RNA sequence: UAAAAAGUCUUCUAGGGUUCCGCGGUAUUUGGUGCCGGUCUGGUCCGAGAGAAGACACACAGAUCGAUCUGUGACACGGAGGGACAAAAGCCCGGGAGAU
Numbered sequence: 001u002a003a004a005a006a007g008u009c010u011u012c013u014a015g016g017g018u019u020c021c022g023c024g025g026u027a028u029u030u031g032g033u034g035c036c037g038g039u040c041u042g043g044u045c046c047g048a049g050a051g052a053a054g055a056c057a058c059a060c061a062g063a064u065c066g067a068u069c070u071g072u073g074a075c076a077c078g079g080a081g082g083g084a085c086a087a088a089a090g091c092c093c094g095g096g097a098g099a100u
Stems, first nucleotide, its partner, number of pairs: 007056006015046002020043002022040001023037006058073006075095001077098001081093003
């Protein structure tokens, strides 16, 4: 200097906004419906490479007649800008650009 690898999925959380629900305000002829509000705690919803748990897979080592079983699997500071869904985000671009 360069290359490869650091797995996939599920559930949850930090966090996120406002399509729907709810809530609040307002208008209206009951019912109902319309409009506004996320600077409304919430439910649905999105959600971490560098957060958690679990399952599976893979690699290595050991045990075992065989089938299988057990153990280990490290480290990780990070813009700006852009993108999607209703919209936003620790989502995606992105173990990016950079930094050490």
Guanidine-I riboswitch aptamer from Salisediminibacterium selenitireducens, 100 nucleotides, folded computationally. Lineage of the source: Bacteria > Bacillota > Bacilli > Caryophanales > Salisediminibacterium. The coordinates come from a structure-prediction model, not an experiment, and the mean pLDDT is 84. Its Rfam family is "Guanidine-I riboswitch aptamer". Its family is annotated with regulation of gene expression in the Gene Ontology.